[in-house]
RNA sequence: GGCUUCUUAGCUCAGUUGGUAGAGAGCACGACUGAAAAUCGUGAGGUCCCCAGUUCGAUCCUGGGAGUAGCCA
Repeated sequence: GGCUUCUUAGCUCAGUUGGUAGAGAGCACGACUGAAAAUCGUGAGGUCCCCAGUUCGAUCCUGGGAGUAGCCA
């Protein structure tokens, strides 16, 4: 330098043939306990990497850019 994959909650990852997004774990609070742990319940937490385009509407489609991993040279 070229090709391919990936980028979504603090972390690990789902998801949607375009209609504003979820799980686990973590965190906070509560229940339980003499008190903890474990367990159970509730809740908070997201510009879906960035910019532009298409569209009534984009996390999803198109173009460009950034980063990550792998392969080739």